[in-house]
Molecule: transfer RNA
Organism: Terrimicrobiaceae bacterium
RNA sequence: GUCCUCAUAGCUCAAGUGGAUAGAGCAGGGCUCUCCUAAAGCUCAGAUGGUGGUUCGACUCCACCUGGGGACA
Numbered sequence: 001g002u003c004c005u006c007a008u009a010g011c012u013c014a015a016g017u018g019g020a021u022a023g024a025g026c027a028g029g030g031c032u033c034u035c036c037u038a039a040a041g042c043u044c045a046g047a048u049g050g051u052g053g054u055u056c057g058a059c060u061c062c063a064c065c066u067g068g069g070g071a072c073a
Stems, first nucleotide, its partner, number of pairs: 001072007010026004019056001028044005049065005
């Protein structure tokens, strides 16, 4: 330099062929229970890497950029 692949919550993962409110576990806040703690139960908050494009509609498709991994030179 060329090409491939990945990027969703603090962490680990879902989200069929583009369509309904982007879900779950752990972690975090609150409450219940308990003499206290732990455990358990209930509940709350939290995310689509960035900029454009296509579309009635984009986590999903396209282009570029950024970052991680890989192949060739």